[in-house]
Record summary
The RNA shown here (c-di-GMP-I riboswitch aptamer) has 88 nucleotides and comes from Sporomusa termitida. The source organism's lineage runs through Bacteria, Negativicutes, Selenomonadales, Sporomusaceae and Sporomusa. The model forms 95% of the base pairs in the Rfam consensus. Its mean pLDDT, the model's own confidence on a scale to 100, is 80.
RNA sequence: AUACUAAGUUGGCAAACUUAUCGAAAGAUAGGGACGCAAAGCCGUGGGUCUACAAGCUGUUUGCGCUCAAGACUGCCAGGUUGCAAUC
Numbered sequence: 001a002u003a004c005u006a007a008g009u010u011g012g013c014a015a016a017c018u019u020a021u022c023g024a025a026a027g028a029u030a031g032g033g034a035c036g037c038a039a040a041g042c043c044g045u046g047g048g049u050c051u052a053c054a055a056g057c058u059g060u061u062u063g064c065g066c067u068c069a070a071g072a073c074u075g076c077c078a079g080g081u082u083g084c085a086a087u088c
Stems, first nucleotide, its partner, number of pairs: 012037002017032006035075001041081003045078003048073003055067003
């Protein structure tokens, strides 16, 4: 320095749920809380999934439905990039 993760220090992050706020929603932020994670750090680049305000179509019971991300998920899988320890 690189790769790997049998062992693995100091530690780190934080699912569901809940409170408050934002949002049309998916969801996000902060607090509480720990299911788990050796990158469950970061980046929406590829694939995938979720939502559909608006718009278009349909249509009238003043509705419902269908299509679609410019929205969202990095704790869906990859890729890129950065980092800690032990061993070799």